A computed fold for a 1491-nucleotide RNA from uncultured Sphingobacterium sp., annotated as small-subunit ribosomal RNA.

């Protein structure tokens, strides 16, 4: 940079991710070359070989072999053998030299002068080189070896006799060195050091040989290599805070090459240590490498530098040089011979085996080159090295071909699919080129020395030419020439982060996952194909390190709320510090000198064709020391000064502190008095008190404890804290003076010291009030809230305790940066007039600052110093350890594990048992009901072969269904069909079609007879019907969806455009004042306007004018009838149905700014929306419905399609909803009579008339409809009768006759009639509708329909009311504001104990295990040392004894693990138990500490 924390935002902050690296590994896959690398792991254990020898020009020897000669033998007369002589050669071991202390290897140890750097040694060494001077004279004994003898398996040893040397050891010499003593010059920072001269002591040598060389002694110097000291620099943990006895210094010795407690005696008590000592863990260090902008951080393979170590620990020898990888001794452990007596070993060289692990190569050739060792040289060694094998481990470089090639070929995939994309110019086909590879061939450089031969210069052994000898790798790089696209591509990825998508399968399964996350039937995130992207002889994954990470912040970070200011203050050591002036010159800052190793980084420049590699030249290299200047600042030493800071004198605040006296009021007790039944508590109430006289009153006493009023936004104090009055004593702070001192300051880790409440001790005290505790309530439960009571405690002394949400959640201090406004003390002034000024207490702001909320001269604002302090959440302020504490705990303070978030601050909603305003038949106040009875419908549920399906709070349940006997119908059983029941092409054939008989339940089949029309003469309309192509499913998903509907809700909301405000979500506008049904409208206003929605615009009703007059109507005129708009007529009125009128707070009055409002106003039919309808904003509920219809996807195709017969949706222990009829007299019956609207009628409504008691049925006529009909309206009204009763209420159920629709009423119709005549006598709890022409009642009409279960659904009219104080409450809704830990949004969120499973961890009787000290005993080898007897002429030596130490033994603790019955809490896990703590006043406000 990105992703993830929220609904969304802006911070905070963690988590992961893109990037670059590796000695890497694995997983697929693989042509070829160059350059590199390759046991990170067991410093584990080795078999075999190889890895250090060389010198015969130090020495004794001298196998063996050639030549030659001699002699003998055999005898083939020249061969062979043997002996022995000369010259050559010269093995093997042996002295002696010089190596072996390099070169390789590894990282155990070590946290240290190990290492880097820069110094130093006046405190040292230094073989082999080089330089320079001088010197080598004369002797001695001896032992390897070899012979001889022993021991022993064997390593090996032992004895005797014999020999040499450049082995050994005296002797002379002594310039010089060394040591002593004196003088002399002279240098250093000290000790001191250099020179010169004298004195006295002491001390050397080695020869070989070809005679010119090596070689040897001494000394001086250089040279190269080392050894010692210092200065700085280099891991972690203080839960490790104190270490030390040779310790730290001193004298004296010893010791060493050399200083030094390095070791010894003695002396003295130091010595190191918060600037981190001892301790413990962990590490080789560095040059470099690897990220990174840098700063940094990580790392220590390959090369080079140093150190260390060589099985383990010790320990010295020897040598110039080790305390010695391939030397020695001694313990140890281990492995390996053995004749059991004893001996051998030491791959962390090379190589290879074994084991361990994820992993790491060949028992390769070669001294050709460079180098090392010996050597005079030739040469000999050389697993250093040079090469080569083997590994994609890594870097680099090449190649798997290039051009053309559309009709964009086939397959594959995809798709809206007669046809398109893609795959892809890829293939194919044509041309062209050969790198690599095969084949033949030719074929380097790496080589020049040593040495050999000639030769030349100097001049006596170096140097130069010139020729000749050497190649492991190698017939290797490298070049040529043939053919031929010929030999050669794959990994991982495709949701975003991040380049690239589709389709199948699968269905929270299997499976992906770096993080956020995906999978539950339509997955670009799991498999699979197809496709694309990335990079490619590799690609991915894992592991690790740096980056992003500004996420430990020096560069470069915070701390009010996000993690972070210590409860407060005094002060140590740190750090920081005011003004002039001199002087110095640590710091600083500049020139110069050295150093900063080579490789590596950079940069030129060359060489392999390129590149990596390489090769050379140059820069750099921040660093350290020296050294000459400079002197602003900082520091040191000096001198002075006043402003900062103390002091002094004069005032003057005040609940400051500590002691002591005093005071009234309430409160409780006692006593006494009066007094009578209750008091007292509470939502209500109970316990408790109370007739033994309580509560209430009075009056006296008596205890404690607190201190009313003033009292405040007030004062004081360092916090914590401080309140009656008063007196003492003590500190403080402010102001005025400007008198003294002269930076004397600020800050402050460790440390002192003070520190609410609770608590704890000892001893008082004890009134209130009060944890525990008991009782009573309340509750499902109440160990609480309420409520009676009460002990500790609150109260005082003294003593501990040390925590608080100890808070401004803001450390101290000091400077500077606009104002307003209160207010408390001071000063000046008469004077709280008013202004000023210093110290404080607020509050509101400007500029800033801040994620914002907010701070904002009392900073969270610009500065400076100093301290404390944080670095996701949980785990957990726990656990362990330590200090403190009587205890109770306090204080420091991890980690395994687990999560991806935890978490500040503001926004929008929701939502609260929060405010507020405000509406609705939402309460209320009424009127009628429902829940009880019967029935009649749907619905559960159950039955069943099926009882098809759906629709389930409101918003399912007289709903889909506005009409299930069959049909419908999707359901059961049962028989059939299988291009199908049904519609569309395209041949062919034919009328279609009707009758009839026959089997069958019918579908269906059989069989017979009768019969066309229209034509423009092609055909066409209908029907069959072979085959094809096409059907069909009311199967499954309404959580894939259109359509269309219910709800919230006719609620009055919801939004946009521009400006504005905000970092931003978003706000504003839509908030506020008024008003309204209404976001209506006015009015203000960072708004202004605008849309959908409110209303208007439509429709019906209410009123009237105007046309118009039939089928309506009939006032006048006329005919006429028993009557009768019946006629003729008329348009007048009622009615019809068209156009208009009209209602707008328009007028008037009060109110008000307006907008409205309010009025028993006028006026009008009608008055403030006149009554209704129809119309439902963004948007909720994954609401309803794949069965009205449509339509993705999936699923059945002799069945999940159809067709047909019969059944069944109509069953019935039952529970619920919706009705209807009723229980009666405001009724019922009976008879008379009166007034509607909406509608309907030809498969039809049906006057009339006749028949039946009636349902009807027969005749028969109008009406296609304002004409004829349904049509009788009913309640109403007007008689008559019933007297309260299971009736003359009530009508269920059953019995019995019919009528009517239909192909058929058995399952399962509907009315008629006549008989029966059940429940029911007003309905618990609870609920439902309606505010006016409303409710309540009355009929009547419609769709559907053959019939009809219709009491239903939708309409119509008739008569027609009662109440609303009001807005606390219940429900539901809008505005505004509030809190929030809700956003799936309270039916939300979310706590802790139990209960299951996993997991890490503490604690634990113990058990067991490691590494370090202590003490003690005992000690090897060695190495000091002492020493009469023994060897040795001596030197010395053996051997014995002291010291010493590895090592082992023995003991007691401290320490660090590691297990372990038990036990303790944590953590994690979709639906387990109990409750309900928090979040809203979370229903008792919440939280801190303590108890």
């Nucleotide at each position: 940079g990105a992703g993830u924390u929220u609904g969304a935002u802006c911070c905070u902050g963690g988590c992961u991710c893109a990037g670059g690296a590796u000695g890497a590994a694995c997983g697929c896959u693989a042509g070829c070359g160059g350059c590199a690398g390759g046991c990170c792991u067991a410093a584990u254990a080795c078999a075999u070989g190889c890895a250090a020898g060389u010198c015969g020009g130090a020495c004794g020897g001298g196998a063996u072999u050639g030549u030659g000669g001699u002699a003998c033998a055999g005898c083939u007369u020249g061969c062979u053998g043997u002996a022995c002589c000369a010259c050559a050669u010269g093995a093997g071991a042996g002295u002696g030299g010089c190596g072996c202390a390099c070169g390789g290897g590894u990282g155990c140890g070590u946290a240290a002068c190990g290492c880097g750097u820069g110094a130093g040694c006046a405190a040292c060494c230094u073989g082999c080189c080089c330089a320079u001077a001088u010197c080598a004279g004369g002797g001695g004994g001896a032992u390897a070896g070899c012979c001889c003898g022993g021991a022993g398996a064997a390593a090996u040893c032992c004895g005797g006799a014999u020999u040499a040397a450049u082995a050994c050891c005296g002797c002379a010499u002594g310039a010089g060195a060394c040591a002593u003593c004196a003088c002399c010059u002279u240098c250093g920072c000290a000790u001191g050091g250099a020179g010169g001269c004298g004195u006295u002591g002491u001390u050397a040598a080695a020869u070989a040989u070809u005679c010119a060389u090596a070689g040897g002694a001494u000394a001086u110097g250089g040279a190269u290599g080392g050894g010692c000291u210092c200065g700085c620099g280099u891991g972690a943990c203080a839960u490790u805070a104190g270490c030390u006895a040779g310790u730290u210094g001193g004298u004296g010795g010893g010791g060493u090459a050399a200083c030094g407690g390095c070791c010894c005696a003695c002396c003295a008590a130091g010595g190191c240590g918060a600037c981190g000592a001892u301790g413990u863990c962990u590490a080789g260090g560095g040059g470099c490498u690897c990220u990174g902008a840098g700063a940094g951080g990580a790392g220590a393979a390959u090369c080079c530098c140093c150190c260390a170590c060589a099985c383990u620990g010790g320990u010295a020898c020897u040598g110039a040089g080790a305390c010695a990888c391939g030397g020695a001794c001694c313990a140890g452990a281990c492995u390996c011979c053995u004749a059991c007596g004893g001996g051998a070993g030491g791959c962390a060289g090379c190589a290879g085996u074994a084991a361990g692990g994820a992993a790491u190569a060949u028992u390769g050739g070669u001294c050709a080159a460079u180098g090392g060792g010996c050597g005079g040289a030739a040469g000999c060694c050389u697993g250093a090295a040079c090469c080569a094998g083997c590994c994609a481990u890594g870097c680099c470089g090449c190649g798997u071909g290039c051009a053309g090639g559309a009709c964009g070929a086939c397959u594959g995939c995809c798709c809206u699919a007669u046809g398109g994309g893609u795959u892809g110019u890829a293939a194919a086909c044509u041309g062209c080129u050969u790198u690599u590879g095969u084949a033949c061939g030719g074929g380097a450089a790496u080589a020049a020395a040593c040495c050999u031969a000639u030769c030349c210069a100097c001049g006596a052994g170096u140097g130069g030419a010139u020729a000749g000898c050497u190649g492991a790798a190698c017939g290797u790089a490298c070049c040529g020439u043939a053919a031929g696209a010929a030999u050669a591509a794959g990994g991982a990825u495709c949701g975003g982060c991040u380049a690239a998508c589709u389709c199948c399968g699968u269905g929270c399964c299997a499976g992906c996952a770096g993080c956020c996350a995906c999978g539950g039937u339509a997955a670009u995130a799991c498999g699979g194909a197809g496709g694309a992207u990335c990079c490619g002889a590799g690609c991915g994954u894992u592991a690790u390190c740096c980056g992003g990470a500004u996420u430990u912040a020096u560069u470069g970070g915070g701390u009010u709320u996000a993690a972070a200011g210590g409860g407060u203050g005094c002060g140590u050591a740190g750090g920081c510090g005011g003004u002039u002036c001199c002087u110095u010159a640590a710091g600083u800052c500049a020139g110069g000198a050295g150093u900063g190793a080579a490789a590596g980084a950079c940069g030129g420049c060359a060489g392999c064709u390129c590149a990596a590699c390489u090769g050379u030249c140059g820069c750099a290299g921040u660093g350290c020391u020296c050294u000459u200047g400079a002197u602003a600042c900082u520091g040191a030493g000096g001198a002075a000064c006043u402003u900062g800071a103390a002091u002094g004198c004069c005032g003057u605040u005040g609940a400051a502190g500590a002691u002591g006296g005093c005071g009234g009021a309430a409160u409780g007790a006692g006593a006494c008095a009066a007094g009578u039944a209750g008091c007292g508590g509470u939502g209500a109430a109970a316990u408790g008190c109370a007739u033994a006289g309580a509560u209430a009153u009075g009056u006296c006493u008596c205890a404690g404890a607190g201190c009313u009023c003033c009292g405040a936004u007030u004062g004081c104090g360092a916090a914590g804290g401080c309140a009656g009055c008063u007196a003492u004593c003590u500190a403080a702070g402010c102001g005025g003076u400007g008198a003294u001192u002269g930076a004397c300051g600020c800050u402050g880790a460790u440390g002192c010291a003070c520190g609410a409440a609770a608590g704890c001790g000892u001893g008082g005290g004890g009134a209130u009030c009060g944890a525990a505790c008991a009782g009573g309530a309340u509750u499902a439960g109440a160990u609480a809230c309420c409520c009676u009571g009460g002990u500790a405690g609150u109260c005082c002394a003294c003593g501990c305790c040390c925590u608080a949400a100890a808070c401004g959640a803001u450390g101290a201090u000091g400077a500077c940066u606009c104002g307003a406004u209160g207010u408390u003390g001071g000063c000046g002034a008469u004077a709280u007039a008013c202004a000023g000024u210093c110290a404080g207490c607020g509050u509101c702001c400007a500029a800033g600052c801040g994620a914002a909320a907010g701070c904002g001269u009392u900073a969270a604002g610009u500065c400076a110093u100093c301290c404390a302090c944080c670095u996701g959440g949980g785990g957990a302020g726990u656990a362990c350890g330590c200090c403190c504490g009587c205890a109770a705990g306090g204080g420091u303070g991890a980690a395994a594990c687990u999560c991806a978030a935890a978490g500040g601050a503001a926004u929008u909603g929701a939502c609260g048992g929060g405010g507020g305003c405000c509406c609705g038949c939402a309460c209320a106040a009424g009127c009628g009901g429902a829940g009880g009875a019967g029935c009649a419908u749907g619905u559960g549920g159950u039955u069943u072969a099926a009882u098809u399906c759906g629709a389930u709070g409101a918003u399912a349940c007289g709903c889909g269904a506005g009409g299930a006997a069959c049909c419908u119908u999707a359901c059961c059983c049962g028989g059939g069909c299988u291009u199908g029941a049904a519609a569309g092409u395209u041949a062919g054939u034919g009328a279609c079609g009707g009758a009839u008989g026959c089997a069958g339940a019918g579908a269906c089949g059989c069989a017979u007879c009768c019969u066309u029309c229209c034509u423009u003469c092609g055909g066409g309309a209908c029907a069959c019907g072979a085959a094809a192509c096409u059907a069909g499913g009311u199967g499954c998903u309404g959580c894939a969806u259109g359509g269309c509907u219910g709800u919230c809700g006719u609620c009055a909301g919801c939004u946009c455009g521009u400006g504005c405000c905000g970092u931003g979500a978003g706000g504003u506008g839509u908030u506020g004042g008024g008003u309204u049904a209404a976001g209506u409208c006015c009015c203000g206003c960072a708004a202004c306007g605008a849309g959908c929605g409110c209303a208007a615009c439509c429709c019906c009703u209410a009123u009237g004018u105007c046309u118009a007059g039939u089928u309506g109507c009939c006032a006048g005129c006329a005919u006429g009838u028993a009557a009768a708009g019946a006629u003729g007529g008329g348009g007048a009125c009622u009615c019809u149905a068209g156009a208009c009128a009209g209602a707008c707070u328009g007028c008037c009055c009060g109110c008000g700014c307006a907008a409205g409002c309010g009025g028993u106003g006028a006026g009008g039919a009608a008055g403030g929306c006149g009554g209704g309808g129809a119309c439902g904003a963004c948007g909720u509920c994954a609401a309803g419905u794949c069965a009205u219809c449509a339509u993705g996807g999936c699923c059945c195709u002799u069945a999940c399609g159809u067709c047909c017969g019969g059944g069944g949706c109509u069953a019935c222990a039952c529970a619920c909803g919706u009705g209807c009829u009723a229980c009666a007299a405001u009724g019922g019956a009976u008879g008379g009579u009166a007034c509607a609207a909406c509608g309907g009628g030809c498969a039809g409504c049906u006057a009339g008339g006749c028949g039946g008691c009636a349902a009807c049925g027969c005749c028969a006529u109008g009406c296609c409809a304002a004409u004829c009909u349904c049509u009788a309206a009913a309640a109403g009204c007007c008689a008559u009768u019933c007297a309260c009763a299971g009736u003359u209420c009530g009508g269920a159920u059953c019995g019995g006759g019919g009528u009517c629709u239909g192909c058929a009423a058995c399952u399962c119709g509907a009315c008629c009639c006549c008989g029966u005549g059940a429940a029911g006598u007003u309905g618990g709890a609870u609920u439902c509708g309606c505010u006016a022409g409303u409710a309540a009642u009355c009929g009547c009409g419609u769709a559907u329909c053959a019939g009809c279960a219709a009491u239903g659904a939708c309409g119509c009219g008739g008569u027609g009311a009662a109440u609303a104080c009001g807005u606390u409450c219940c429900c539901g809704g809008g505005c505004c504001u509030u809190g929030u830990a809700c956003a799936c949004a309270c039916c939300g969120c979310c706590c802790g104990u139990c209960a299951a499973g996993c997991c890490a961890u503490g604690a634990a009787a113990g058990u067991u295990g490691g590494g370090g000290g202590u003490g003690c005993c005992u000690a090897a080898a060695g190495c000091a040392u002492g020493u009469a007897a023994c060897c040795g002429c001596a030197a010395g030596g053996a051997g014995c004894g002291u010291g010493u130490u590895a090592g082992g033994g023995c003991a007691a603790a401290a320490c660090c693990g590691a297990u372990a019955a038990u036990u303790g809490g944590g953590g994690c896990u979709a639906a387990g138990u109990c409750g309900u703590a928090a979040c809203a006043a979370g229903g008792u406000a919440a939280c801190c500490a303590a108890u």

Lineage of the source: Bacteria > Pseudomonadati > Sphingobacteriia > Sphingobacteriaceae > Sphingobacterium.